[in-house]
RNA sequence: GGACCAGUGGCCGAGCGGUAAGGCAUCGGACUUUUAAUCCGUCGAAUGUGGGUUCGAGUCCCACCUGGUCCU
Repeated sequence: GGACCAGUGGCCGAGCGGUAAGGCAUCGGACUUUUAAUCCGUCGAAUGUGGGUUCGAGUCCCACCUGGUCCU
């Protein structure tokens, strides 16, 4: 220098163009002599940045940023 993949809550991680699942964690409670475990409830995300397309974008297109793999 070139090619490809990925980026979504504190963490992990889904999401056929119709308005963001689930798990862990946090917080409150039940249970327990206590802790742990278990159960119930609660709390959270303009989806890496900026544009474009569209009635509507996490999803499609472009540029850039970051990380990874490969080639030279």